[in-house]
The RNA shown here (c-di-GMP-I-GGC riboswitch aptamer) has 90 nucleotides and comes from an uncultured Anaerolineales bacterium. The sequence was found by an Rfam model in a public genome assembly.

RNA sequence: UACCGAAAAGGCAAACCUGGCGAAAGCCAGGGACGCAAAGCUAUGGGUCUACAGUGACUGAACGUUACUAUGAUCGCCAGGCCGCCGAAG
Numbered sequence: 001u002a003c004c005g006a007a008a009a010g011g012c013a014a015a016c017c018u019g020g021c022g023a024a025a026g027c028c029a030g031g032g033a034c035g036c037a038a039a040g041c042u043a044u045g046g047g048u049c050u051a052c053a054g055u056g057a058c059u060g061a062a063c064g065u066u067a068c069u070a071u072g073a074u075c076g077c078c079a080g081g082c083c084g085c086c087g088a089a090g
Base pairs, nucleotide, nucleotide: 003090004087005086011036012035016031017030018029019028020027021026034076040082041081042080044079045078046077047074048073049072053069054068055067056066057065058064
C1' cells in the first nucleotide's frame, strides 16, 4: 500500500407514527431502530415502482373503462464511476 473486517470512537437509519409536499411512485422534517464498512456522492447500464400527461383501443359519447410509454421515483435492488474514517489477526 492492496485485500480484508476484530476492537474502539464517531456516523447513517428500515418498518411504523406525526406534520408537510406530490396525480402517484415517492420525497422532506421530527420521533423511532430493522439493519449498514461505503446504507457517502452520482440515475451511466440493467432491474423494479408510478402514470398527472401523451398515444392507442372500447363506448353513441365522455371528464368513463382499458393497454402502452418516463421525461417521474428508487444508489437501503445489481453493476459502473468519484471520494473516504479506523487498523487486530491473516
Model confidence (mean pLDDT): 88 of 100.